[in-house]
Context: one part of a larger RNA
RNA sequence: ACCGACGAGUUACUGCAUGCUGCAAGCUUAAGUUCUUUUGGAACGGAGGCGUAGCGAAAGCGAGUCUGAAUAGGGCGACUAAGUAACAUGCAGUAGACCCGAAACCACGUGAUCUAUCCAUGGCCAGGUUGAAGCUCUGAGAAAUCAGAGUGGAGGACCGAACGCAUAACUGUUGAAAAAGUUAGCGAUGAGCUGUGGAUGGGGGUGAAAGGCCAAUCAAACGUGGCAAUUGCUGGUUCUCCUCGAAAUAGUUCUAGGACUAGCCUCAAACAAUAGAUAGUAGGGGUAGAGUUACUGAAUAGGCUAGGCGCCUUACCAGGCGACCAACCCUAACCAAACUCCGAAUACUGCUAUCCGUACUUUGGGAGUCAGACUCUGGGGGCUAAGCUUCAGAGUCGAGAGGGUGAGAGCCCAGACCAUCGGUUAAGGUCCCUAAUAUAAGCUAAGUGGUAAAGGAAGUGAAGUCACAUAAACAACCAGGAUGUUGGCCCAGAGGCAGCCAUCAUUUAAAGAGUGCGUAACAGCUCACUGGUCGAGUGAUUUUGCGCCGAAAAUGAUCGGGGCUAAAGCUUAUAACCGAAACCAUGGGUCUAUUCUAACUUCGGUUAGAUUGGGCGGUAGAGGAGCAUUCUGCUCUACUGUGAAGGUGUACCGUAAGGAGCACUGGAGAAAGCAGAAGAGACUAUGUCGGU
Repeated sequence: ACCGACGAGUUACUGCAUGCUGCAAGCUUAAGUUCUUUUGGAACGGAGGCGUAGCGAAAGCGAGUCUGAAUAGGGCGACUAAGUAACAUGCAGUAGACCCGAAACCACGUGAUCUAUCCAUGGCCAGGUUGAAGCUCUGAGAAAUCAGAGUGGAGGACCGAACGCAUAACUGUUGAAAAAGUUAGCGAUGAGCUGUGGAUGGGGGUGAAAGGCCAAUCAAACGUGGCAAUUGCUGGUUCUCCUCGAAAUAGUUCUAGGACUAGCCUCAAACAAUAGAUAGUAGGGGUAGAGUUACUGAAUAGGCUAGGCGCCUUACCAGGCGACCAACCCUAACCAAACUCCGAAUACUGCUAUCCGUACUUUGGGAGUCAGACUCUGGGGGCUAAGCUUCAGAGUCGAGAGGGUGAGAGCCCAGACCAUCGGUUAAGGUCCCUAAUAUAAGCUAAGUGGUAAAGGAAGUGAAGUCACAUAAACAACCAGGAUGUUGGCCCAGAGGCAGCCAUCAUUUAAAGAGUGCGUAACAGCUCACUGGUCGAGUGAUUUUGCGCCGAAAAUGAUCGGGGCUAAAGCUUAUAACCGAAACCAUGGGUCUAUUCUAACUUCGGUUAGAUUGGGCGGUAGAGGAGCAUUCUGCUCUACUGUGAAGGUGUACCGUAAGGAGCACUGGAGAAAGCAGAAGAGACUAUGUCGGU
């Protein structure tokens, strides 16, 4: 890993509800006793329980009673009244209470053959080096003492085996090994290493202290028990079909991933007045918008002009000036969630009408839900950031399949009862992949289409406006572009052209006291302006369609791909077609309501068939109906060696769970019907056990 078997809402008591059965103003026995055909049953047993009357704390009274002075008022009752016992089902409570799972806590024991420390008693440390004190001798000294030589043999001394340790690297990492190997390394007479025996015990020991060690286990060992501890947490929870079908919200919570009540779902009963939709009509509002001489506040420019400030003047009082600041007021323009003289659409409420036909409401049983997600609209927070966050309205997903979007929870279309080699459409599409297309008029040249901004540009189409032009425009070419004058100033120089000032006049077809380049300054080139050649449009500007640049990302590119250019791109128009589980058609199933018929009936209804309508996506969840397994009772001893159960195979039947038939195998039990009872259904729990 596979296969097989096992594996999870049970049982007892109590309570509530529903169903059903008995009896009924009553119902019922418990313990126990007796009998019996004795794991069973019958009879007795009325103690007790519930109900039939309530009120009061109670005495008590009683269809009333309590309070009260009350005959008042008020509270709770009666008048309208059905219970009780058993059984079944659903749920709750108490118990392990659907199953498995802690980390822990406590009690009593077992452990120091590992290891920590200690005690007792033993053992071990090759070889080499250094050379302390002390002592002796010699020398010096007044002495204390010092120096030298010799001797001596100290040391948590030195080098280095055994022995002990474990610093580095590599190897090993399903290892040779649940901590090692190799090569180096450290200590090696010491706080050394080591044998044997002994001591200390779990909130305790021991610890040169690391929370280390106490038998591969230590921030409290191990074994057994309390114990099925507890777990608001994770996982798992076994057959089928039918009907309905949620929530991810509010309030509260030592509460926030839990819970309770409400909301939303379901089932049953009751009521017959409701609910809902559309239209009309009547309302209140202060949102969107708008407004600001209608307030509050903000705010720009100008005017008018208080006040302030500055300067001048001044003994004081006064006065003058101001390109300063500026209230009120005026003019023009403007802003506001916490402004409003105004003011919608929607929404909401009432009434009326129409449609619909219980959808509403009430009572009771059972839930689940309390992490929501995205998209659009209106806001808050944020950066008018986020697949962000938080509200409100709507939709979808959640719990929704199908078609489209290349692919895709939340987008677009559309809500799947089943079948059909039937049809029509939606979104979206119609060159090929790939079902289905043509026509007409334009645009685009960028593969734009098939990513993006500010900004930029003789791209190109359309519509204008203005100006110049056969009295010859625009461009190009030829020619001129002069004189006073080198204008004045400034300057080393300044001659059109560093800079400042002025910018006239003359000759002219025309020519600036000069547009740019240039020179040290001149010179030189050029422009404005003019003539000629040429001969038809030229220039400026506004709005707009489609394009261009701006445009950089990490493995190989791409619109889904191929490929596409009077299109297979874009705009406009027309007519077709394709396209889904939508709609229609035909057949079938099922639920529910109406009507009819038949059978049964406890006369309430039930069942079956038909008819006419309406439904049938579905998670959590509620309700309903079934299938299968084991056992028990009856039918019942009807089946079975002329072959049971079980197994293997199989083209049959049923909407499903499932059920037959036949063949082979197997070799002794066992099916079906009606009831009853459950150790009653497995693919998943890193499930348990077995086999391979």